[in-house]
Parts: sequence; structure tokens; C1' cells
RNA sequence: AGGGGUGUAGCUCAAUUGGUAGAGCGCUGGUCUCCAAAACCAGUGGUUGGGAGUUCGAGUCCCCCCGCCCCUG
Repeated sequence: AGGGGUGUAGCUCAAUUGGUAGAGCGCUGGUCUCCAAAACCAGUGGUUGGGAGUUCGAGUCCCCCCGCCCCUG
């Protein structure tokens, strides 16, 4: 330099053909306990890496840029 993959909650990951962004863990409060852990109940979570475009509608499609991983030279 060229090609491919990837980026979503604090962490690990979902999200079907473009149609209201979710789960587990975590965190907070409560029940229980002498205290704590475990268990149970409730709550807490987002500029979907950034920008522009297409569309009635974009995490998803197109383009540019950035980070990380792999391949070729």
C1' cells in the first nucleotide's frame, strides 16, 4: 500500500426480510440472616465508534473517516 473481518449498556453478547434496541453478568434497594454469602423480589441501564447519504422509517443498505484483528506485498 491492497484485501477481508469487527465495533451495540460498566463487561460478555443478541437483535430474522430495514419496522418500538434486548438477555446474562454487574450495580442499587428490599426480603431473609446475629452479620455476611447464596436465594428470591424490585429497580438501574445506550450519541448502536464518528460523519454524510438513501428511505415514510437505518444497529441493519451505500460512501468517507477512526480503533482493533487477520491475510497479501
A computed fold for a 73-nucleotide RNA from uncultured Thermogutta sp., annotated as transfer RNA. The source organism's lineage runs through Bacteria, Planctomycetota, Planctomycetia, Pirellulales and Thermogutta. Its Rfam family is "tRNA". About the family: Transfer RNA (tRNA) molecules are approximately 80 nucleotides in length. Rfam classes the family as a transfer RNA.